[in-house]
RNA sequence: GCGCCGUUAGCUCAAUCAGGUAGAGCAGCGGACUCUUAAUCCGUUGGUUGAAGGUUCGAUUCCUUCACGGCGUA
Numbered sequence: 001g002c003g004c005c006g007u008u009a010g011c012u013c014a015a016u017c018a019g020g021u022a023g024a025g026c027a028g029c030g031g032a033c034u035c036u037u038a039a040u041c042c043g044u045u046g047g048u049u050g051a052a053g054g055u056u057c058g059a060u061u062c063c064u065u066c067a068c069g070g071c072g073u074a
Base pairs, nucleotide, nucleotide: 001073002072003071004070005069006068007067010026011025012024013023020057028044029043030042031041032040050066051065052064053063054062
C1' cells in the first nucleotide's frame, strides 16, 4: 500500500443480515431486609450509536470520505 473486521451508557456487549420508540449485565443513585456492613430483593438515572456528508417520510442499520484499533497479505 491492498483486503477484511471492529468503534453503541462509566465498563463489557446486544440490536445492523431484513431501515421503523436504542437494550441487557456490571457499576452509580434511591429503597426494602439487617443491630451494622456484606449478600439478596425492588425501583431508577445515564447515549449527539467514532467524525463529516449523501439516500430516505424515517438511518446504529444502506452509500461515500476520514479518524482510531485489530488481523491478514506483499